This is a predicted structure of a 462-nucleotide part of an RNA (small-subunit ribosomal RNA, 3' major domain) from an uncultured delta proteobacterium. Its Rfam family is "Bacterial small subunit ribosomal RNA". Its mean pLDDT, the model's own confidence on a scale to 100, is 81.

Context: one part of a larger RNA
RNA sequence: UGACGGGGGCCCGCACAAGCGGUGGAGUAUGUGGUUUAAUUCGACGCAACGCGAAGAACCUUACCGGGGCCAUCUUUCUGACCGCCUGGGAAACCAGGUCUCGGCAGAAGAAGGUGGUGCAUGGUUGUCGUCAGCUCGUGUCGUGAGAUGUUGGGUUAAGUCCCACAACGAGCGCAACCCUUGUCCUUAUUUGCCAGCCUGUUUACAGGCGUACUUUAAGGAGACUGCCGUAGAUAAUACGGAGGAAGGUGGGGAUGACGUCAAAUCCUCAUGCCCCUUACGUCCCGGGCUACACACGUGCUACAAUGGUCUGUACAGAGGGUGACCAAAGAGCGAUCUGGAGUCAUCCCAAAAAGCAGGCCCCAGUUCGGAUUGGAGGCUGCAACUCGCCUCCAUGAAGUCGGAAUCGCUAGUAAUCGCGGAUCAGCACGCCGCGGUGAAUCCGUUCCCGGGCCUUGUACA
Numbered sequence: 001u002g003a004c005g006g007g008g009g010c011c012c013g014c015a016c017a018a019g020c021g022g023u024g025g026a027g028u029a030u031g032u033g034g035u036u037u038a039a040u041u042c043g044a045c046g047c048a049a050c051g052c053g054a055a056g057a058a059c060c061u062u063a064c065c066g067g068g069g070c071c072a073u074c075u076u077u078c079u080g081a082c083c084g085c086c087u088g089g090g091a092a093a094c095c096a097g098g099u100c101u102c103g104g105c106a107g108a109a110g111a112a113g114g115u116g117g118u119g120c121a122u123g124g125u126u127g128u129c130g131u132c133a134g135c136u137c138g139u140g141u142c143g144u145g146a147g148a149u150g151u152u153g154g155g156u157u158a159a160g161u162c163c164c165a166c167a168a169c170g171a172g173c174g175c176a177a178c179c180c181u182u183g184u185c186c187u188u189a190u191u192u193g194c195c196a197g198c199c200u201g202u203u204u205a206c207a208g209g210c211g212u213a214c215u216u217u218a219a220g221g222a223g224a225c226u227g228c229c230g231u232a233g234a235u236a237a238u239a240c241g242g243a244g245g246a247a248g249g250u251g252g253g254g255a256u257g258a259c260g261u262c263a264a265a266u267c268c269u270c271a272u273g274c275c276c277c278u279u280a281c282g283u284c285c286c287g288g289g290c291u292a293c294a295c296a297c298g299u300g301c302u303a304c305a306a307u308g309g310u311c312u313g314u315a316c317a318g319a320g321g322g323u324g325a326c327c328a329a330a331g332a333g334c335g336a337u338c339u340g341g342a343g344u345c346a347u348c349c350c351a352a353a354a355a356g357c358a359g360g361c362c363c364c365a366g367u368u369c370g371g372a373u374u375g376g377a378g379g380c381u382g383c384a385a386c387u388c389g390c391c392u393c394c395a396u397g398a399a400g401u402c403g404g405a406a407u408c409g410c411u412a413g414u415a416a417u418c419g420c421g422g423a424u425c426a427g428c429a430c431g432c433c434g435c436g437g438u439g440a441a442u443c444c445g446u447u448c449c450c451g452g453g454c455c456u457u458g459u460a461c462a
Stems, first nucleotide, its partner, number of pairs: 001462002003459003007456007015446002019410005026302008034293002042053002064288007074110001076109005083103001084099006113277002116275003122271002124266003127262001129260001134173006140149003152165004179254004184222006193212002197210005225248001228242005304403001308362007320350003325344002330339003369400001374395007416438007
């Protein structure tokens, strides 16, 4: 100087507390361990591995196993003869001779190739502490020196944020701001959007035209700065209250991650040193495996019901995607789906939003709860659904009556709950990434648990 302390002081964070909903019990999906296997490819292992790499393993992918095969590609050089080319013969197949300059083949040599090893040789990228408020430097001063000071102290802040003091004075990387989005208004633009007003058709609804006011769309601006008032305060920084305002003290959300820590992760994205293989550890094909199953754990989904289940009717989104694509009307089928072919980027389509609302039934039961499992019959994609896809219908109808010790998330348009879309993708989503609808409870407080910041103290630790 740090680090550590079941030392002290101050402060913060869904850290506790106050609440709401879960996990841990059941069934199942998925990942992992273990076991098994010819193989169950590899990596990831406290937080920060375990719905993770994988935004999608039937073949492919695929790296693994079994069986079988091959030497791809490039370059230059050399060699060879076959093909080719030329000449001759022949109706042709072909035969004989020449050539190898170009093309093709084979051999030799080289260069390749390797998801083989080493992330403890590396670059790059990433996680984490942590969006925590810190980490340093120049000059000066102090100290023999390591170093200190500045960065400490009094206040204040989300903040090393700002004010004041001070042997310090300044500066840099961080904080904040600048960026995107959302919330209000204005200007410009007005179609495919809009419909206040006018006209026509018309019983209304609606359709067409005029129109561009409004909504929207998308470009530019305005707006919020403790700016104004009061109180407190050192007359400061600032705090509290108020006015005006769509919004008030960082308005909400995002992007943005300092010096560094963990020899953290990745040689299987890529790049790369060294080592290793070179008719094989390269590469191709077929089949299998990654999907196994006494078991254990993580993360989800569905439930155990009446704030519910079911049937009928009916209302309201946002954000997206679409040409080998989205697919309307109409028709067939109980349905998955099929036929069909109009339209298609603010036009058409996916598209029904669902919870909600109105009405009917169920009457507390393993049930009209719950849907696993299994049998049968079908549909779709695809060369192909046996191992091993998804969906539909009929039948079947398991466990489960709210979950021990323990443990997780969340402070507001949040939790909870409800559906919708997208990437990947032939097909396959309970995962992931987004979108909107409905919409709470609680926060006395900082004693305690966890993590962190500053000052100080002890230390046989570095």